[in-house]
Context: one part of a larger RNA
RNA sequence: CUCUGGUUAAGGAACUAGGCAAAUUAGCCCCGUAACUUCGGGAGAUGGGGUGCCUUGAUUAGGUGAAUCUGACCACUUCGGUGGGCUGGAAGAGCUGAAAGAGGUCGCAGUGAAAAGGUCUGGGCGACUGUUUACUAAAAACACAGGUCUCUGCUAAGUCGUAAGACGAUGUAUAGGGACUGACACCUGCCCGGUGCUGGAAGGUUAAGGGAACGAGUAAUCCCGCCCCACGGCGGGAGAAGCUUUGAACCGAAGCCCCAGUAAACGGCGGCCGUAACUAUAACGGUCCUAAGGUAGCGAAAUUCCUUGUCGGGUAAGUUCCGACCCGCACGAAUGGUGCAACGACUUGGACACUGUCUCAACCAGAGCCUCG
Numbered sequence: 001c002u003c004u005g006g007u008u009a010a011g012g013a014a015c016u017a018g019g020c021a022a023a024u025u026a027g028c029c030c031c032g033u034a035a036c037u038u039c040g041g042g043a044g045a046u047g048g049g050g051u052g053c054c055u056u057g058a059u060u061a062g063g064u065g066a067a068u069c070u071g072a073c074c075a076c077u078u079c080g081g082u083g084g085g086c087u088g089g090a091a092g093a094g095c096u097g098a099a100a101g102a103g104g105u106c107g108c109a110g111u112g113a114a115a116a117g118g119u120c121u122g123g124g125c126g127a128c129u130g131u132u133u134a135c136u137a138a139a140a141a142c143a144c145a146g147g148u149c150u151c152u153g154c155u156a157a158g159u160c161g162u163a164a165g166a167c168g169a170u171g172u173a174u175a176g177g178g179a180c181u182g183a184c185a186c187c188u189g190c191c192c193g194g195u196g197c198u199g200g201a202a203g204g205u206u207a208a209g210g211g212a213a214c215g216a217g218u219a220a221u222c223c224c225g226c227c228c229c230a231c232g233g234c235g236g237g238a239g240a241a242g243c244u245u246u247g248a249a250c251c252g253a254a255g256c257c258c259c260a261g262u263a264a265a266c267g268g269c270g271g272c273c274g275u276a277a278c279u280a281u282a283a284c285g286g287u288c289c290u291a292a293g294g295u296a297g298c299g300a301a302a303u304u305c306c307u308u309g310u311c312g313g314g315u316a317a318g319u320u321c322c323g324a325c326c327c328g329c330a331c332g333a334a335u336g337g338u339g340c341a342a343c344g345a346c347u348u349g350g351a352c353a354c355u356g357u358c359u360c361a362a363c364c365a366g367a368g369c370c371u372c373g
Base pairs, nucleotide, nucleotide: 001368002367003366004365005364006363007362008361010359011358014357019354027051028050029049030048031047036041038183052105053104054103055102056101062096063095064094068090069089070088071087073084074083075082076081106110118352119351120350121349122348123347124346125344126343130142131141146181147180148179149178150177151176152175158167159166160165184339185338186337187336189269190268191267194266195265196262197261198260199259200258203257204256205255209251210250215245216244217243218242221238222237223236224235225234226233227232270288271287272286273285274284297331298328309325310324311323312322313321
């Protein structure tokens, strides 16, 4: 010097990103207990007091409880009673056994060691208990009860499997699947133009398939030309039927176009200019665009760039915090909005108590490093 413990004058968070760590508190009994609240809670709220030992209280209260007696029941009965186990009542030997209170007594100290909540308060988020990244994240993330939409009539929808088959379910719409939201309270505005979904079927478009017109190739035969004495050969053209090939018109479903509905479906929810008898501002007016132009509520917010916005509070001093304002860069209503008691190893402010966190270090114990051996 390092680590693990212990103690510390005066101060008491001045430490630090942050009271991290440590300290404080602590059991039991009694008194007493606020705001708020979903009336359950909050609450061990907070805050006080007591606590050892001896005598008495005390042959006590209480607990346990065998004999014994008795009522009802059943069986037997000579109707006098006898027996039985059970269930009640009374009575109680023995064993066990406090407290309040009263008096005394010792110590600095009595839950004398050990073990055993620090507390209060403002805000945010999530209602809550729960779940999670086995080995860097426990949370405001996930789940949740509750809410809503949607699909599904049973051989259900949905899912697994090539299939058989199985789950759903030995269930049946108060059921089952999917999606979103997330207790509770008050609420949940406008837009269906786009995308999606649902419904519609008049018209347009449209596949395979049906349909088969025109055309093309091929050939008997015929015509023309050339070579040739001739037989014959070569080239060109026309060409019915058949065969091969091409395949138009026309018929032809869903879908798409089209017409409606639907936002707790995906989503969206404006700009410019002017105007009031100080100024400022604009209830008001004009104009352009849109499917419609953000309602209630909230707002420098887990969202605010400018920004340490401005004002107020708290501090001697506050980029954090709380209350307001609204100029919302870029809140906003189940991608839920705003509140909210209780809850939280969450997060962020403040206070009391407490302390070696610090001013500023010191000493002690143990284990190391190091040096000598």

A computed fold for a 373-nucleotide part of an RNA from a Fidelibacterota bacterium, annotated as large-subunit ribosomal RNA, domain IV. It matches the Rfam family "Bacterial large subunit ribosomal RNA". The prediction has a mean pLDDT of 85. Taxonomically the source falls in Fidelibacterota (Bacteria, Pseudomonadati).